TPP riboswitch aptamer (THI element), 96 nucleotides, folded computationally. It matches the Rfam family "TPP riboswitch aptamer (THI element)". Rfam's curators write: Vitamin B(1) in its active form thiamin pyrophosphate (TPP) is an essential coenzyme that is synthesised by coupling of pyrimidine and thiazole moieties in bacteria. The model forms 95% of the base pairs in the Rfam consensus. Model confidence (mean pLDDT): 75 of 100.
RNA sequence: ACAGAUAGACAGGGGCGUCUGCUGCAAGCGGGCUGAGAAGUACCCUUUGAACCUGAACCAGAUCAUGCUGGCGUAGGGAGUCGAUCGGGUUCUGCC
Numbered sequence: 001a002c003a004g005a006u007a008g009a010c011a012g013g014g015g016c017g018u019c020u021g022c023u024g025c026a027a028g029c030g031g032g033c034u035g036a037g038a039a040g041u042a043c044c045c046u047u048u049g050a051a052c053c054u055g056a057a058c059c060a061g062a063u064c065a066u067g068c069u070g071g072c073g074u075a076g077g078g079a080g081u082c083g084a085u086c087g088g089g090u091u092c093u094g095c096c
Base pairs, nucleotide, nucleotide: 001090002089004086005085006084008082009081010080011046012045013044014043016040017033018032019031020030021029022028052077053076054075058071059070060069061068
């Protein structure tokens, strides 16, 4: 010097469905389901990128119902920088 690990700061990206009660519609609030998260001051993700979007009103299975599960998927996209600490490794340089 380089790559590595750890925690951090700042910055950025993202989703919020389904069934149901109040209730006739919408909104709102409550309850059931899955989930990290179903509007929280939270949660998840940031190139080592299935966070999330597109394909997709897709295909198969399950469910009261739903990306609920699997496939699609080494498909296409997708948001990052900084300094600190740590021990070992590699390379280079100097000295003995």